Predicted 3D model of a 1629-nucleotide RNA (small-subunit ribosomal RNA) from an uncultured Gammaproteobacteria bacterium. Its mean pLDDT, the model's own confidence on a scale to 100, is 81. It matches the Rfam family "Bacterial small subunit ribosomal RNA". RNAcentral holds the sequence, with entries from ENA and SILVA.
[in-house]
RNA sequence: AUUAGAGUUUGAUCCUGGCUCAGAUUGAACGCUGGCGGCAUGCUUAACACAUGCAAGUCGAACGGUAGCAGGCCCAGCACCUUGUGUAUGGAUGGUGUAGCGAUCCGGAAUGGGGUUGCGGGGGUACACAAGGUGCUGGGUGCUGACGAGUGGCGGACGGGUGAGUAACGCGUAGGAAUCUGCCCGGUCGUGGGGGACAACUCGGGGAAACUCGAGCUAAUACCGCAUACGACCAGCACCUUAAAUUGCUUUACCGAGGGGGUAAGUGGAGAGCUAGAGUGGUUUAAGGUGCUGGUGAAAGCGGGGGACCCAGCACCAUGAGCUUUCGGCUCCGGGAGGUCGGAGCGGGGAGUCUGGAGAGGUCAUGGUGCUGGGCCUCGCGCGAUCGGAUGAGCCUGCGUUGGAUUAGCUGGUUGGUGGGGUAAAGGCCUACCAAGGCGACGAUCCAUAGCUGGUCUGAGAGGACGACCAGCCACACCGGGACUGAGACACGGCCCGGACUCCUACGGGAGGCAGCAGUGGGGAAUAUUGGACAAUGGGGGCAACCCUGAUCCAGCAAUGCCGCGUGUGUGAAGAAGGCCUGCGGGUUGUAAAGCACUUUCAGUCGGGAGGAACCGGGGUGGGUGAAUAGCCGACUCCGUUGACGGAACCGGCAGAAGAAGCACCGGCUAACUCCGUGCCAGCAGCCGCGGUAAUACGGAGGGUGCGAGCGUUAAUCGGAAUUACUGGGCGUAAAGGGCGCGUAGGCGGCCUGAUCAGUCCGAUGUGAAAGCCCCGGGCUUAACCUGAGAACGGCAUUGGAUACUGUCGGGCUAGAGUUUGAUAGAGGGGAGUGGAAUUUCCGAUGUAGCGGUGAAAUGCGUAGAGAUCGGAAGGACACCAGUGGCGAAGGCGACUCCCUGGAUUAAAACUGACGCUGAGGUGCGAAAGCGUGGGUAGCAAACAGGAUUAGAUACCCUGGUAGUCCACGCUGUAAGCGAUGAGAACUAGCCGUUGGACGCGAACAAGUGUUCAGUGGCGCAGCUAACGCGAUAAGUUCUCCGCCUGGGGAGUACGGCCGCAAGGUUAAAACUCAAAUGAAUUGACGGGGGCCCGCACAAGCGGUGGAGCAUGUGGUUUAAUUCGAUGCAACGCGAAGAACCUUACCUGCCCUUGACAUCCUGCGAACCUUUUAGAGAUAGAGGGGUGCCUUCGGGAGCGCAGAGACAGGUGCUGCAUGGCUGUCGUCAGCUCGUGUCGUGAGAUGUUGGGUUAAGUCCCGUAACGAGCGCAACCCUUAUCCUUAGUUGCCAGCGGUUCGGCCGGGAACUCUAAGGAGACUGCCGGUGAUAAACCGGAGGAAGGUGGGGAUGACGUCAAGUCAUCAUGGCCCUUAUGGGUAGGGCUACACACGUGCUACAAUGGCCGGUACAGAGGGCUGCGAACUUGCAAAAGCAAGCCAAUCCCAGAAAGCCGGUCUUAGUCCGGAUUGGAGUCUGCAACUCGACUCCAUGAAGUCGGAAUCGCUAGUAAUCGCGGAUCAGAAUGCCGCGGUGAAUACGUUCCCGGGCCUUGUACACACCGCCCGUCACACCAUGGGAGUGGGUUGCACCAGAAGUAGGUAGUCUAACCUUCGGGAGGGCGCUUACC
Repeated sequence: AUUAGAGUUUGAUCCUGGCUCAGAUUGAACGCUGGCGGCAUGCUUAACACAUGCAAGUCGAACGGUAGCAGGCCCAGCACCUUGUGUAUGGAUGGUGUAGCGAUCCGGAAUGGGGUUGCGGGGGUACACAAGGUGCUGGGUGCUGACGAGUGGCGGACGGGUGAGUAACGCGUAGGAAUCUGCCCGGUCGUGGGGGACAACUCGGGGAAACUCGAGCUAAUACCGCAUACGACCAGCACCUUAAAUUGCUUUACCGAGGGGGUAAGUGGAGAGCUAGAGUGGUUUAAGGUGCUGGUGAAAGCGGGGGACCCAGCACCAUGAGCUUUCGGCUCCGGGAGGUCGGAGCGGGGAGUCUGGAGAGGUCAUGGUGCUGGGCCUCGCGCGAUCGGAUGAGCCUGCGUUGGAUUAGCUGGUUGGUGGGGUAAAGGCCUACCAAGGCGACGAUCCAUAGCUGGUCUGAGAGGACGACCAGCCACACCGGGACUGAGACACGGCCCGGACUCCUACGGGAGGCAGCAGUGGGGAAUAUUGGACAAUGGGGGCAACCCUGAUCCAGCAAUGCCGCGUGUGUGAAGAAGGCCUGCGGGUUGUAAAGCACUUUCAGUCGGGAGGAACCGGGGUGGGUGAAUAGCCGACUCCGUUGACGGAACCGGCAGAAGAAGCACCGGCUAACUCCGUGCCAGCAGCCGCGGUAAUACGGAGGGUGCGAGCGUUAAUCGGAAUUACUGGGCGUAAAGGGCGCGUAGGCGGCCUGAUCAGUCCGAUGUGAAAGCCCCGGGCUUAACCUGAGAACGGCAUUGGAUACUGUCGGGCUAGAGUUUGAUAGAGGGGAGUGGAAUUUCCGAUGUAGCGGUGAAAUGCGUAGAGAUCGGAAGGACACCAGUGGCGAAGGCGACUCCCUGGAUUAAAACUGACGCUGAGGUGCGAAAGCGUGGGUAGCAAACAGGAUUAGAUACCCUGGUAGUCCACGCUGUAAGCGAUGAGAACUAGCCGUUGGACGCGAACAAGUGUUCAGUGGCGCAGCUAACGCGAUAAGUUCUCCGCCUGGGGAGUACGGCCGCAAGGUUAAAACUCAAAUGAAUUGACGGGGGCCCGCACAAGCGGUGGAGCAUGUGGUUUAAUUCGAUGCAACGCGAAGAACCUUACCUGCCCUUGACAUCCUGCGAACCUUUUAGAGAUAGAGGGGUGCCUUCGGGAGCGCAGAGACAGGUGCUGCAUGGCUGUCGUCAGCUCGUGUCGUGAGAUGUUGGGUUAAGUCCCGUAACGAGCGCAACCCUUAUCCUUAGUUGCCAGCGGUUCGGCCGGGAACUCUAAGGAGACUGCCGGUGAUAAACCGGAGGAAGGUGGGGAUGACGUCAAGUCAUCAUGGCCCUUAUGGGUAGGGCUACACACGUGCUACAAUGGCCGGUACAGAGGGCUGCGAACUUGCAAAAGCAAGCCAAUCCCAGAAAGCCGGUCUUAGUCCGGAUUGGAGUCUGCAACUCGACUCCAUGAAGUCGGAAUCGCUAGUAAUCGCGGAUCAGAAUGCCGCGGUGAAUACGUUCCCGGGCCUUGUACACACCGCCCGUCACACCAUGGGAGUGGGUUGCACCAGAAGUAGGUAGUCUAACCUUCGGGAGGGCGCUUACC
């Protein structure tokens, strides 16, 4: 200093396990947005191609020089100026002006003014000439500054870029020896004297160009000899030292100082021999050192300064000498056409001569003067040799450095040696010869990938990933090869060759290389300016000034990153407006805004303004060098100058809140919620997942949350992930123990002791570059950033110690292991032989009709004699014994005997002395099936055949039957080869069996019992485990070694290798795909699982349905509409307790639009009643009657009409948004809770168990104890009795009577309707645990819940209903609302459900006759009477009901008739005539009468109800209702049969079991096929790449050779040699 988790598998749980998220980071990119500054960073892709410009030059103090520039000098020309001289002019007109001196006039006080005149001087202009100056132009001159090109030197090997290649001594780290090193530093010594060329240049030639050829000239710090050289190098000699080889001697007990005596140094029986150590001597070799001799090898100069002296050159002067030339005079010779040449001589030529004729110009010598250069001196920079240093470079070695074994063998210069060559240098680096080595499981070779490192990111760390920027190393420079030069290169901006590409071209040839800085195209998601400056730092050149420098410093672009700042601050409640939401009250946005008061960072503008500057140049003053005061160097000082950035940092003034906020998210993980839109659409999504009409998950809005000049997304790395586990995981069932032995390498290894010090530990030294990280400081206002110092760098090497442990070496021990001896048990293995039972076949015998087989059959066998019985033969397997018994490593082994053989156990001693354990590869064994060859074959039996079963039945069952099963030999090599548990060792409670030993006790050869070994089992403590479970035979606690695992599927598959005769085995992936897959346990549900139990569930019965006709409902169809809903049970005589109109919701047509209905406003009017016209009606029109009530006198209430808008209205949608109500499981006995306990948990327990019940009813037991909702009871009714009451009910007794409880009367009875009683397993007996309870009985009207009803737990079915009602949301609003007429809901090939009536004689019909209960009645029930055949009508009493009415009950009973038939059964249908209700019976009512008289003769498969006052049968009433029931709801009458029982069907309850189900078996799920798509494998092949081997050719180049040719320096006997170039050739390539 330091460790966080979450979501997702399930109905739920705990594990295992994968996937995903939250974090940090980036050379990033993309989307939206964008104020400022600082510091960084910026082609990760095409090592793709590049236009253009720049990126490496410099030195004139190396050289010859001078193209250009500037200057100087010279010449010429022109122009101008100045000066001088000369000449000319000074004339006319006009203007201006008139100096000096003299004289004179006028005027005046004077100065002064004016006039006249004389003299003198000056000036101007023009031209000419001369001189000088200035400027321009041109030419010359290298004279100077400088300098193009060239020679030469140094530098272009640094700096800058990139990461293609490279798995390597490439890099890192630590070492090493056989090397070189320009410039630089220090030391020593030199720098002498010669020679010949070649560029430039000139001339000429070729070419389009690039360029080039020939001839000629020339310099050097260019080139080449020579001289010298201690030291350097080479050779030789001598000496010394060290090492190695070889060889001689001595020695390796002891004694002894030594000689010597003597002896086992080791091995070997002894000897021989072999081996080793020590000492000493000789020889040889090598290396090093020292000395000597001989040989070899050097050089270059340039510049600055300087007094004396010297030299050279030039100039001038002087003198001298000589030469050339011109002129003159004189003499001679020759010629003479013309010509004013001449005028008496002339012209040309020649010769001679002159004062030594005169003049001029060179030359030489001497002297002098001056200048220049040199010598000389001196300084600086160079040059050569050499010794050192520093720096840089080359080479070698140890260790470290990615993945793949589906790459296992690789290697011929290969490994080593010797000789030689080569290099700066060791070396197979190269070559010849010799030897046959070298590397590899500790991973060679091959393949793929990759520059390495300091470091960067992440992480608690260990690790993992990466190697941008910065720094070190390496490699590369269009691709490949090669050398040259050089100190250094095999060279980014050099050369040669080959190749590709691009460009130029006159087509003959040429040119080029941005992976330098900018920039362009291209590629790409993506990466900047064709900027400024050398001011600073650094580099190259130079003495220097300086020049060059896309290194560098800066600027520009980009939010690419990090850091900092700002976008205001305070106040401000009417909580403004607006927005959004709302339960309509309000809430929220929100002190937010506005308003008020302030501030001014940053940006803006104006002004001021550091530092980055040191150099450099000049002046001055000391110092050094020096002969010097010069020069040069250096110090101090003064002055002058140098800034790209940039008027940037910083400071101040001014103005004004002024110019400056977005992005993502808001279902969970994960901080943050509402409304609207949408409606499995559009879309979202990191994982889980949202969206199908109320979406906090899509889109928008309001609000909120997070971060903030950024925010999100994508990509990528680490983390979380203990999900490769070294730190730090696992393998019985989740993925994972090899099928089992033996054993190699390897790993690990008992006790004691000595040595050593390899590991280990401690210290020291060296190194671990800098930067970075960390700590402490410092500088930018802070920070980022920069900087100083420290720590650290976990490492390596060397060295000194320690010695416990490990290792190694030596000695010992016996507890591990093994050997010997005596016993013991055994299906251990192999071989040979033997045996009996059974089966079958064949043969023989007896014998007759079936046998066999099955759920039942059939196929099959049998009169050709089966089956049955008896005898013989063959083959195979070994019953009982037999046992969680034995043996074996596993597979496995089972009759008996013999032979051979392995192992184990036990007992007691002795011996060996760690000899052990494990075991990658390897090797052996290895069930069954299978394969090969040859035998064998009784039974059994794949395949196959037939028969059955079945929808089918390639099955299960049956009859047969071949491989095979058996034997021998060989192969295969796998299994759920399992204890799903590797081997070995040690330790850790007990109890009970069993096998084999030993030893005690014992009745002693037994049984039994105890102890102890070795096995083999069952429980179980601790402990472990996710749980299940394991538990001395561990899955506990430890140690050693091996094997194996890392989500599911793809797949134990493909490809490749190996093995196999084949079948196949072994080794063993990926693409793609999913968010799970899995284990254990829990609760349910389910099972053609089990146990127990119930129900009209079956069975036993009775009656139906299904067939007919009709009624009714539904489906379907039809229709303008046939309104809508209900759809297995649990829809279908259901909503509907009643559709002709209405109802009515549907259709058609006609109408209305504040509406048929509610509230509010305004106006008018009473309201209301009534007549009439048109119309189908709604409606519209016209009339008549009527003026009300309250009042404070204003008006108001109610009603109607009209108008305006808020609104009404909706049987429109959603029952899957809902309430309420209902159905169903089911009146089934269940469903839960609190506390406690158990379990990691879901959960369990309770509620299970034993009994019992209709019941989770009750009892007992019990880690449970209690409780709740259900059950039961309480309620109603019915059955019995009592009490009370007595009309309208009743009438026993009494009286009356019209004979009717009619009347009087009665209160007994029935009944009515109030209240009570009664029934509780209470009593008895039995059974049972003596309990609960059950069975039987008594009593009782009723007996075990007496019958019936109401009553329906937790929940299930998104069950039903938005059309009863209510209601959210949505939709319609002159219509989906409202009114009205007509139609429809009543349709009709058909199908189904529920009913009615029947088919008849237990009946029909006719006649007579008896007995109910419960109801209803005023818009009502309606008596009696009359009429009608009747339905009914007429009239009308009574009754608001125990009073009157409906109202005749019917079946029944009595009598008659019909006599088995489509009938005297049955009544459909149809015709006719009516009645009633109603506004109205056509669509479309009920009833009556007459007539008609269908189907139907008891109903297939199937199916329904019912267990007693029930079924069946008979009628009666009611609700609805004007009318319209075969339906529904009730009522009574008559009144059965059967239940052995719980196997089965259906439904249900409890317990248990299995489960891959949980939407829960109507579950889940497998395979094939069709089509489409994704990915992968195979595939006749085809194209490309990489690589091995073999071979061909071979550019440039280097090396060797050289007969062709050329040749400056050196040598030469002058002939030529030496050397070199070109060419040719050989080798390599």